[in-house]
RNA sequence: GGGCAUAUAGCUCAGUUGGUUAGAGCGCUACAUUGACAUUGUAGAGGUCCCCUGUUCGAGUCAGGGUAUGCCCA
Repeated sequence: GGGCAUAUAGCUCAGUUGGUUAGAGCGCUACAUUGACAUUGUAGAGGUCCCCUGUUCGAGUCAGGGUAUGCCCA
């Protein structure tokens, strides 16, 4: 220098053909349960969907550019 993949909650990740509330598990907080802890149950908080621009009535999803990380080639 060229190519490919990935980027969504604190962590690990799903998200279908672009479509009507952005989700799961773990973690966190509160309550119940216990003599206390753990476990379990219920409820809740937590999001600039990496950034910018564009297409569209509508973008996590499509297009262009960029950034970061990993892999391959040179």
Source information:
Predicted 3D model of a 74-nucleotide RNA (transfer RNA) from a Patescibacteria group bacterium. It matches the Rfam family "tRNA". The sequence is in RNAcentral, with records from ENA.